[in-house]
Background
Transfer RNA from an Anaerolineae bacterium, 71 nucleotides, folded computationally. Rfam family: tRNA. Its family is annotated with triplet codon-amino acid adaptor activity in the Gene Ontology. RNAcentral records the identical sequence in 2 taxa.
RNA sequence: UGAGGGGUCGUCUAAUGGUAGGACAGCAGGUUCUGGCCCUGCCGGUCUAGGUUCGAGUCCUAGCCCCUCAG
Numbered sequence: 001u002g003a004g005g006g007g008u009c010g011u012c013u014a015a016u017g018g019u020a021g022g023a024c025a026g027c028a029g030g031u032u033c034u035g036g037c038c039c040u041g042c043c044g045g046u047c048u049a050g051g052u053u054c055g056a057g058u059c060c061u062a063g064c065c066c067c068u069c070a071g
Base pairs, nucleotide, nucleotide: 001070002069003068004067005066006065007064010024011023012022013021018054026042027041028040029039030038047063048062049061050060051059
């Protein structure tokens, strides 16, 4: 430099173009003599900038980053 793949809560992982879910973690409460286990609730995310569309995590374009292959 070229080709291919990927980027979603702190982490892992879902989501036919139609309200972004779940698990773990964290926080608060319950339970307990205390802690843990367990139960309930809360918190928190679509890589960036544009485009298409009534509506984009999803489709298109450009860019950034990561991985693989080729030279």
The coordinates come from a structure-prediction model, not an experiment, and the mean pLDDT is 81.